[in-house]
RNA sequence: UCCAGUUGAUCCUGCUGGAGACUACCGCUAUUGGAUUUCGACUAAGCCAUGCACGUCGUGGUCUCAGGCAUUGGGACCAGGCAAACAGCUCAGUAACACGUGGACAACCUACCCUUGGAAGGGAGACAACCUCGGGAAACUGAGGCUAAUAUCCCGUAGGUGACGAGUUCUGGAAUGACCGUCACUCAAAGAUCCGGCUUGUUCCAGCCGGUUUCGUCCGAGGAUGGGUCUGCGGCGGAUUAGGCUGAUGUUAGGGUAACGGCCUAACAUACCUUCGAUCCGUAUCGGCUAUGAGAGUAGGAGCCGGGAGAUGGAUACUGAGACAAAGAUCCAGGCUCUACGGAGCGCAGCAGGCGCGAAAACUCUGCAAUGCGCGCAAGCGUGACAGGGGGAAUCCAAGUGUGUUUGUAAAACAAGCACUUUUGUAGUAUGUAAAAAGUACUGCGAAUAAGGGGUGGGCAAGACUAGUGCCAGCCUCCGCGGUAACACUAGCAACCCGAGUGGUAGUCGUUUUUAUUUGGCUUAAAGCGUCCGUAGUCAGGCCGUUAAGUCUUCUGUGAAAUCCUGCGGCUUAACCGUAGGGCUUGCAGAGGAUACUGGCGGUCUUGGAGCCGGGAGAGGUUAGGGGUAUUUCUGGGGUAGCGGCGAAAUGCUAUAAUCCUGGAAGGACCACCGAUAGCGAAGGCACCUAACUAGAACGGGCUCGACGAUGAGGGACGAGAGCUAGGGGAGCAAACCGGAUUAGAUACCCGGGUAGUCCUAGCCGUAAACGAUGCAGGCUGAGUGUCUCCUGAACCUCGAGUUCAGGAGGUGCUGAAGGGAAACCGUUAAGCCUGCCGCCUGGGGAGUACGGUCGCAAGGCUGAAACUUAAAGGAAUUGGCGGGGGAGCACCACAAGGGGUGGAGUCUGCGGUUCAAUUGGAUACAACGCCGAGAAACUUACCAGGGGCGACGGCAGAAUGAGAGCCAAGCUAAUGACUUUGCUUAACAAGCCGAGAGGUAGUGCAUGGCCGUCGUCAGCUCGUACCGUGAGGCGUGCGGUUAAGUCCGUUAACGAGCGAGACCCGUGCUUUUAUUUGCCAGCUUUCCCGAUGGGGAAGGUGCACUAUAAAAGGACCGCUGGCGAUGAGUCAGAGGAAGGCGCGGUCGACGAUAGGUCUGUAUGCUCCGAAUCUCCUGGGCUACACGUGGACUACAAUGGCACGGACAAUUGGAUGCAACGCCGAAAGGCGAAGCCAAUCCCCUAAACCGUGUCUUAGUUCGGAUCGAGGGUUGAAACUCACCCUCGUGAAGAUGAAAUCCCUAGUAAUCGCUAGUGACUAUCUAGCGGUGAAUAUGUCCCUGCUCCUUGCACACACCGCCCGUCAAACCAACCGAGUGGAUCUCGGACGAGGCUCUCUCAACUGGGAAGGUCAAGUUCAAGGUUCGCAAGGGGGGUUAAGUCGUAACAAGGUAGCCGUAGGGGAAUCUGCGGCUG
Repeated sequence: UCCAGUUGAUCCUGCUGGAGACUACCGCUAUUGGAUUUCGACUAAGCCAUGCACGUCGUGGUCUCAGGCAUUGGGACCAGGCAAACAGCUCAGUAACACGUGGACAACCUACCCUUGGAAGGGAGACAACCUCGGGAAACUGAGGCUAAUAUCCCGUAGGUGACGAGUUCUGGAAUGACCGUCACUCAAAGAUCCGGCUUGUUCCAGCCGGUUUCGUCCGAGGAUGGGUCUGCGGCGGAUUAGGCUGAUGUUAGGGUAACGGCCUAACAUACCUUCGAUCCGUAUCGGCUAUGAGAGUAGGAGCCGGGAGAUGGAUACUGAGACAAAGAUCCAGGCUCUACGGAGCGCAGCAGGCGCGAAAACUCUGCAAUGCGCGCAAGCGUGACAGGGGGAAUCCAAGUGUGUUUGUAAAACAAGCACUUUUGUAGUAUGUAAAAAGUACUGCGAAUAAGGGGUGGGCAAGACUAGUGCCAGCCUCCGCGGUAACACUAGCAACCCGAGUGGUAGUCGUUUUUAUUUGGCUUAAAGCGUCCGUAGUCAGGCCGUUAAGUCUUCUGUGAAAUCCUGCGGCUUAACCGUAGGGCUUGCAGAGGAUACUGGCGGUCUUGGAGCCGGGAGAGGUUAGGGGUAUUUCUGGGGUAGCGGCGAAAUGCUAUAAUCCUGGAAGGACCACCGAUAGCGAAGGCACCUAACUAGAACGGGCUCGACGAUGAGGGACGAGAGCUAGGGGAGCAAACCGGAUUAGAUACCCGGGUAGUCCUAGCCGUAAACGAUGCAGGCUGAGUGUCUCCUGAACCUCGAGUUCAGGAGGUGCUGAAGGGAAACCGUUAAGCCUGCCGCCUGGGGAGUACGGUCGCAAGGCUGAAACUUAAAGGAAUUGGCGGGGGAGCACCACAAGGGGUGGAGUCUGCGGUUCAAUUGGAUACAACGCCGAGAAACUUACCAGGGGCGACGGCAGAAUGAGAGCCAAGCUAAUGACUUUGCUUAACAAGCCGAGAGGUAGUGCAUGGCCGUCGUCAGCUCGUACCGUGAGGCGUGCGGUUAAGUCCGUUAACGAGCGAGACCCGUGCUUUUAUUUGCCAGCUUUCCCGAUGGGGAAGGUGCACUAUAAAAGGACCGCUGGCGAUGAGUCAGAGGAAGGCGCGGUCGACGAUAGGUCUGUAUGCUCCGAAUCUCCUGGGCUACACGUGGACUACAAUGGCACGGACAAUUGGAUGCAACGCCGAAAGGCGAAGCCAAUCCCCUAAACCGUGUCUUAGUUCGGAUCGAGGGUUGAAACUCACCCUCGUGAAGAUGAAAUCCCUAGUAAUCGCUAGUGACUAUCUAGCGGUGAAUAUGUCCCUGCUCCUUGCACACACCGCCCGUCAAACCAACCGAGUGGAUCUCGGACGAGGCUCUCUCAACUGGGAAGGUCAAGUUCAAGGUUCGCAAGGGGGGUUAAGUCGUAACAAGGUAGCCGUAGGGGAAUCUGCGGCUG
């Protein structure tokens, strides 16, 4: 301090995740040392075998051992004293004066210790040990007897307690305290040791006296220490806990305590606590501190220190200075142990250790040497406190795993070599220690004994490495990888990070300004209560005075130590430790001072506010009265067959007379025009007229009051429509309902009916998109322009309550500066700037749901979670795409007007399907289907059946003991020396094995290149600079004209430019020039033929006029005239012209898209086959055939068929060729054969057409399928399976439903010709010419395309997205008959035990009886809370490919949504009111 993740992209909002630090556990790995407040805290305050953790003194007594003559020592037991209330462990309980901090005790205690004053006189009787005798399994215990004391008791004194009295005594803020007097009651003590002396004595270690030795004892006072009690303030969550409480609150009296007090008791009173959160529930030892953080904070509170509490759960007292007592007692409960069954015992949350629990935690170690504690005069004893060691990757710190150099290589790495060092390691000596160990010093050896973990797609540092895998296995905290080229999985290699560690899981803080005090928001992202009134609270105008509570300042005390910071010092450094200072505990208390601000008090002011007065405005409200048109119904008259309704219909009404016209009546609802971005109201809302009552606002007025104000938690009132209750009313409309349509269905939309309801009265409900999606109040900040009301002024005047203009105030709109905002937008009516107060929000879903509470008659409202699930949900704007949105333009792959077809038949051909050994494969909406394939009998050929062949190169085995090859014969076979048998010939290689190849029409067109189709017969697609926008992006490319065109003109924050369009290029149409062979033949000419002449024909020469050929030019440009248009671009008409507005036709196909097509043209990555998926041969298949379908051909006939005769083309092709011509044949064709390598020769007769004849409407002289016979051609080969000829046969078909295709002129239609396809084979394709129309000169209706605009929840882009029921699986929570626990409260019963009063036995340490009281525990009943289980029930969430529909997003095909009511499989539909999102 950021980074990744919502999107096609963008900016926001918002959450999720990552990177950091810390704690616990886990994985892999691990050399050493030091330090530390480290190690069963988290779960089981669960249970514990075993040992130890508190003793000591003992000169008082008894016993005993030893000793000795000098004055003793040890041991055991007991009495007695002190200690055992410390230290150690744990955190269950506790929300409390438990803790922290500051005070208080005039309401208290304190052993041992210190200071000080005084004292210790006299006496007495016991009990242990011991002895004797018993009981008992044991634990233990009974009886009798002896005895001492610092044990116990009595008397005395000091002292103490109580009562009464006194005060100019003392302390103090204040006497209830101290001091003084009197009386009553009560009532202390203990010795030992040492020194000296004396007595008796040596069978003793004794007694007495004295002492200012030392230690003890008693009383008083003071201190210290330690405690007890009270109190201000402080620190958890829940209101889905709002009322709680009966010793409860107080008074008096008493009891009790060390001491105050309802602490306890009796009587009396009725208080007391609470929204500043009582009570209840949940959770929790508290603090110093710890973790994190920049801090504020947030989270924690295990270790160390201080306090508290507890000792299996619970209760109780005793002893004592101190306990209601962790290794004391009694009792109950539950558990365990021993038992002789009679009884007895135990309590590790002490140290070790065990079981259990768990993810989770050490040795049944050593020592009292040090520190401390207990006892003791002391020596000393004891001490699982403690000091040490052992174990643990607990944490922190430090060091090492070598250094230098040469060579190799690009190299720091690595390898090899040489040299050096020895921290560490190892062996030893000394020192060290309670004992060890470590350490330290010295000596020897030897680079030796020492590196891993995680990650390498992004975030995030480091692979576009290799192999494996193939949406599998797996990875991933998030985004996301994996479906055969994985930088993401699993490994290897390489490189990266940290390093004796490194990663994972869980938790905390940070990140997070995502709880916002510092520091956020609420129009649309989550979020303003529907509106107003108003309580508490919070905030509050100007001036003066006062006070000093807040505030500021100075000082004092305190805020323990440790922790933290700094300096210095000690361990070799560091961690660590010591010391000094600072800081921290952000505080509390006390004293002094300041007075601006806030507060309190007092006074004053008028601008906020309120009131009053004035004339105006208004659908403001309530009530009453009156009126109007229309609908409906009834009635009278007229009138006749339909009416009504719709997209079209039907249901319905009507002959009992409708609809329609007209007169009258009834009844209910409503209130046209005026009427308006007008008005009024707090909001909901309010509209015919009049009246009454009533409310508010604006304007004007220096008239009055004098801060009276703002907001407003709770609370109250009002509150559209729907709905509910009761009673009326009911014309129209109309949920539900009944019919009719529509539809696949239609519980809808549309139509015909129709009930609640809509209306009124009285109540209830309390919600809406109750919206300006914008809380209320105040102040400040540029303008412009409408409109309503009031006021002022001016002008005009019809003199009106008139009109217009200017200014002021208040409302209501629009546009917009600054500013704000994510943007859209807001902008004096703020969403700007500055204040006050309230409400609300904190990712999406679950869910406004459940449970609880509360309100309601109900419907339901208000309040309002969690589990679980999810990486997004969302806002605004952008670019596209789309729309059964809008506008403009365009197209015969659109329509219209026309022409001709297809769709029906037969055949051909392609495709599907089916079949088959195989019917190879691909293409398969337009944009596959006479397409690849420009032509499958073999070949082709990729398919099927059968049979053969082939391995460059390397290695191994084999091979002159003959590999391999060839061959006769036989066998096998469709056939083969391919194989087998026998034999012969030759002579060096070798496919038996392992690799590796050649080859592959094997796979992948979704790995590719190239080429092609389609959008596109389109007019678009971009760039530079500038400008606009936070940005994606926009502008330019828009608009008005115009065009075939983003073609051009004009205009505009754009100005220019590029790719497309156009132009250029080719062909064609006109003219000119040039040229002339193989072309042409007009003219001239020669020869020949026919002919009577005229004339005709043929051949040659000359020639280039014409045609033709092929080169170069010209020509057309809206150039000219007129109209329209803007004087433009252009367009319309005309002239001229061969051609007129792009002349016509081609070639050329922008940026891109379509994972379009092609791996089977070739190329090519990867994969695969590799002696077969290679290659060859024979045969078959691609030609199958119930059927479906595309495209063609031929027809159905007379605009025709047939026969005969006649006429006119062009593009082409030709040596494995085209073939004249001649002959043969009926023909196909055959046999000969000139010419031509081609403007020369040949194919080459064009046909439709014209003329004549015939047929006469018929399944025909139409039509030709099919089949039979005969012949021909190609070719090894014609059966499957070719073509042609002739003869015979003579099918369907009589103009083709729905639907659909092509075409605008030399076009459609029709006619033939040529070429392609390497033998033969066209109804194909590519071209060529002949004949030659009709209709339109428009439009956007259908189908589409382009541009602009609009909406969008789409972006894989509408073949999109997406909702709900149902079905299936899983999950968690809810309800739930019931059932089982836990806990609390209340009531009853039983009640161990304690305390206490009385009586009694009796004289004991006591027993018994009765009463009172406290009371654990057990049990019964009721109630509350809570936790499990649960048949069944309802919803919710999640889950690649289930069912039904299509609700929403576009006008989503009925605009959507909100509230409410009813209906329905479901999304939803309908009614009423509302909103525009």
Source information
A computed fold for a 1477-nucleotide RNA from a Candidatus Altarchaeales archaeon, annotated as small-subunit ribosomal RNA. It matches the Rfam family "Archaeal small subunit ribosomal RNA". Rfam links the family to the GO terms ribosome and structural constituent of ribosome. On this family, see Cannone et al., BMC Bioinformatics 2002: "The comparative RNA web (CRW) site: an online database of comparative sequence and structure information for ribosomal, intron, and other RNAs".